[in-house]
RNA sequence: GCGGCGGUAGCUCAACGGUAGAGCGUCAGGUUUCCAUCCUGAAUGUUGCGGGUUCAAAUCCCGUCCGCCGCU
Repeated sequence: GCGGCGGUAGCUCAACGGUAGAGCGUCAGGUUUCCAUCCUGAAUGUUGCGGGUUCAAAUCCCGUCCGCCGCU
C1' cells in the first nucleotide's frame, strides 16, 4: 500500500429501511433479624466521526478514524 471483518447502554452482544433491545451490572422499593437469593420498578445511547440517498437509515452509498486478520 491492497483486501476482509468489526466499532451500538458501564460490560458482552442483538436489531438485514419503519418506536434502538436483551443478558449481566448499577440505583430504588418489596421480601429477610441481616446478607444472599427471589419479585417489582427506574436510569441509562449523538448506533466511532462527517456527508449522501430515502417520506423514513444502526441498516444502503461515499469519505474518514480506530482495532483485529490476511496479502504484498

A computed fold for a 72-nucleotide RNA from a Planctomycetota bacterium, annotated as transfer RNA. Taxonomically the source falls in Planctomycetota (Bacteria, Pseudomonadati). It matches the Rfam family "tRNA". The family's RNA type in Rfam is transfer RNA. The prediction has a mean pLDDT of 82. The sequence is in RNAcentral, with records from ENA.